RNAcentral holds the sequence, with entries from ENA. This is a predicted structure of a 72-nucleotide RNA (transfer RNA) from a Candidatus Woesearchaeota archaeon. It matches the Rfam family "tRNA". It is annotated as a transfer RNA.
RNA sequence: GGGUCUGUAGCAUAAUGGAUAGUGCGCCCGGCUUCGGACCGGAUGAUCGGGGUUCAAUUCCUCGCAGACCCA
Repeated sequence: GGGUCUGUAGCAUAAUGGAUAGUGCGCCCGGCUUCGGACCGGAUGAUCGGGGUUCAAUUCCUCGCAGACCCA
């Protein structure tokens, strides 16, 4: 330099173009407990960036950025 793929909470992971973007772990609060752990209840927090298509975009197109792999 060329090609393929990926990018969603702190981490992991779902979402047929239409639901308040879901779930698990974690963090926080409360219950339980002598204390803690486990368990139970609650709360918290996310679509990589710009542009386009569309009534409607996490999803489709395009240009970037970051990463993985292959070729040179």